The RNA shown here (SAM riboswitch aptamer (S box leader)) has 132 nucleotides and comes from Lentzea alba. Of the family's consensus pairs, 97% are formed in the model. It matches the Rfam family "SAM riboswitch aptamer (S box leader)". Rfam's curators write: The SAM riboswitch is found upstream of a number of genes which code for proteins involved in methionine or cysteine biosynthesis in Gram-positive bacteria. Its mean pLDDT, the model's own confidence on a scale to 100, is 76.
[in-house]
RNA sequence: CGCUCAUCCAGAGGGGCAGAGGGAACGGCCCGAAGAAGCCCCGGCAACCGGCGUCAACGCUAUGUGCAGAGCUAUGCGCAGACGAUCACGGUGCCAAUUCCGACCCGUUCGAUUUCGCGGGAAAGAUGAGGA
Numbered sequence: 001c002g003c004u005c006a007u008c009c010a011g012a013g014g015g016g017c018a019g020a021g022g023g024a025a026c027g028g029c030c031c032g033a034a035g036a037a038g039c040c041c042c043g044g045c046a047a048c049c050g051g052c053g054u055c056a057a058c059g060c061u062a063u064g065u066g067c068a069g070a071g072c073u074a075u076g077c078g079c080a081g082a083c084g085a086u087c088a089c090g091g092u093g094c095c096a097a098u099u100c101c102g103a104c105c106c107g108u109u110c111g112a113u114u115u116c117g118c119g120g121g122a123a124a125g126a127u128g129a130g131g132a
Stems, first nucleotide, its partner, number of pairs: 001131001003130006013042005021031003026102003043095003048091002050087002052084004063080006099124001104121005
């Protein structure tokens, strides 16, 4: 950054400074002088990147492939991928409420419509990994 992909119902807070806002935006509903935002210190959560392990046979619900190797195998090394009840030194992230809920579309209950509720999707946003 009008780009791509994945995830978003789990999880995890104390202290100091500060002093009125904050929860993206709109509506709602919340949080906040028993101290908001912000900054600093310490702690924690998680496992996206990363490390480690496994991937024989059957068969299909994860293997494929390159090189070496006696012809094929076996075997070894590498690459990509999948999986994990694994690790948490490193790069990020996060630590009220599902992304707090809704807003737009579809379905559903009601004799019917709207609202409400429930279910699904979209949009927007957040975080990560890439890309230009």